[in-house]
Context: one part of a larger RNA
């Protein structure tokens, strides 16, 4: 320079009460304002205790601070079913032997790793200051192993099927959700006016199991033969004969059950706080109404479907089946029942003051849900739930 610029989005604050040494900023309440395909909710990456409670205010916070993502202390993350681990492979990596090279090393077979993909199974309600598909209540499901019973050709690292997949487009059937009516409970004041076609609130219920629908796909069964599937095959492929008009597989949703349960507006009792009282607030423990229909309707499901196009759109395992060696007191199938299901993650932030940007930085950050009125719309405007007024 200078008590100058600035104090980091112009979403906005005001009042009353409380605490306190002190309150524009903390807590409570009432108004007002802002977002609302987000400035809400869930969640991946990343962070790594920032989560909750008590105490505290030197420093940190662009000011104050009783407050805090700050300091100190204590507490908090509960799984057969969620995710990982596990089984399987992709690009790619490593790579016994091997090939190349003077060497270092390079390439690469068998293999072995490697998810961003394939592979068993759980939902609803309740609960904590802080966790919950993990705890509790209720109702389920899956795999492996054992036992018992009935029946019986079982057996793989090999064969076959399947898994198993592109773009675009169109129509149909549904559901989530929305809206309205009906039903249930409550309200009776103000006013220019309203006991009425009034107003306010509620009307919620899963997985699983039974059934097998709208639809989709393929004709299906039996027998015989068989230079193919590197050996074998009753399997697959190929050929033939014969029977049959529907059959098999798949498939949302609806209906029933689950549920004489749970939830539920409201309400009784007890305790505590506050208040002169009426009352209000909080906690605990009980009771508990209605719980239906219509309409609209997805970008979700049927659907890896259908139609069409050329550029012709992963692999392997789990699964089913076939036999080989072999075994046949073994082994296999079905049913019932018992046992087991380890380990790791789980707090909190997550369009952000907690991640990446030196900062509590107007920047950047994958996925899911995504309501009402007007609207073609996830635009835009104003709102709900919810969250905030950006120190």
């Nucleotide at each position: 320079g200078a008590g100058u610029a600035a104090c980091g989005a112009u979403a906005a604050u005001g009042c009353g009460g409380g605490u306190g040494a002190a309150a524009a900023a903390c807590c409570c309440g009432c108004a007002c304002g802002c977002c609302g395909a987000a400035a809400a909710u869930c969640u991946a990456a990343g962070g790594u205790u920032u989560c909750c409670u008590g105490c505290g205010c030197a420093a940190c916070g662009g000011u104050a601070a009783u407050c805090g993502g700050c300091g100190c202390a204590g507490g908090g993350u509960g799984a057969g079913u969620c995710g990982a681990c596990c089984c399987c492979u992709a690009a790619g990596g490593c790579g016994a032997g091997g090939c190349g090279g003077a060497a270092a090393c390079g390439c690469g077979u068998a293999g072995u790793c490697g998810a961003u993909g394939g592979g068993a199974a759980a939902c609803a309600g309740g609960u904590u200051a802080a966790u919950a598909u993990u705890c509790c209540u209720g109702u389920a499901c899956u795999a492996a192993u054992g036992u018992u019973a009935a029946c019986u050709g079982c057996g793989a690292u090999g064969g076959g099927a399947g898994g198993a997949c592109g773009g675009a487009g169109a129509a149909g059937g549904c559901u989530a959700g929305g809206u309205c009516a009906g039903c249930c409970a409550g309200u009776g004041a103000u006013u220019g006016g309203u006991u009425g076609u009034a107003c306010u609130g509620g009307u919620u219920u899963a997985a699983g199991c039974c059934u097998g629908u709208a639809g989709g796909u393929a004709g299906g069964g039996u027998u015989u033969c068989u230079a193919g599937g590197a050996a074998a095959a009753u399997c697959c492929g190929g050929a033939a004969a014969u029977c049959u008009a529907a059959u098999a597989c798949u498939g949302a949703g609806a209906g029933g059950u689950g549920a004489u349960g749970a939830c539920g507006a409201c309400u009784g009792c007890u305790u505590g706080g506050u208040g002169a009282a009426a009352g209000c607030c909080a906690a605990g423990u009980g009771g508990g109404a209605a719980g239906u229909g219509a309409u609209u309707g997805a970008u979700g499901c049927c659907a890896a479907g259908c139609u069409u196009c050329c550029a012709g759109g992963a692999a392997a395992a789990g699964u089913c089946u076939c036999u080989a060696a072999g075994c046949a007191u073994a082994g296999g199938u079905u049913a019932a029942u018992a046992u087991u299901a380890a380990u790791c993650g789980u707090a909190c932030c997550g369009u952000a003051a907690a991640c990446c940007a030196a900062c509590a930085c107007a920047g950047g950050u994958a996925g899911a849900u995504g309501c009402g009125u007007c609207g073609a719309g996830a635009a835009g405007a104003c709102g709900a739930a919810g969250g905030c007024g950006u120190u």